The RNA shown here (ZMP/ZTP riboswitch aptamer (pfl RNA motif)) has 95 nucleotides.
It was read from a public genome assembly, where an Rfam model found it.
It matches the Rfam family "ZMP/ZTP riboswitch aptamer (pfl RNA motif)". The literature on the family includes a 2015 paper in Nat Struct Mol Biol by Jones and Ferre-D'Amare, "Recognition of the bacterial alarmone ZMP through long-distance association of two RNA subdomains".
Its mean pLDDT, the model's own confidence on a scale to 100, is 77.
RNA sequence: CGCCGUUCGCGCGACUGGCGUUCGGAGGGAAGUGACCCUCGGGAAGCGCGGACCGCACCGCUGGUGCGAGAAAGCCGUUCGCCUGGGCGUCCAAC
Numbered sequence: 001c002g003c004c005g006u007u008c009g010c011g012c013g014a015c016u017g018g019c020g021u022u023c024g025g026a027g028g029g030a031a032g033u034g035a036c037c038c039u040c041g042g043g044a045a046g047c048g049c050g051g052a053c054c055g056c057a058c059c060g061c062u063g064g065u066g067c068g069a070g071a072a073a074g075c076c077g078u079u080c081g082c083c084u085g086g087g088c089g090u091c092c093a094a095c
Base pairs, nucleotide, nucleotide: 005053006052007051008050009049010048011047012046015043016042017083018082019081020080025040026039027038028037029036054068055067056066057065058064059063074088075087076086
């Protein structure tokens, strides 16, 4: 620093900004006391469900059921750089 057994499929999916640069979003409209709005495209953490395999435990055992970090932690928008602002997740407290 990363991970929370491995992996696959399906559904949902927040956030998806401004300037310069670049082949590296498109169209339309605003803002600079700003960093937004609409449509499309692409990305996408995360959430939910299911399958297979692995490990452990249990049971009525050719099989079936259950579990698989419990600790504060990070992750996401894909040319690059400088900025602005969010989302998800984790931990704690209250209801």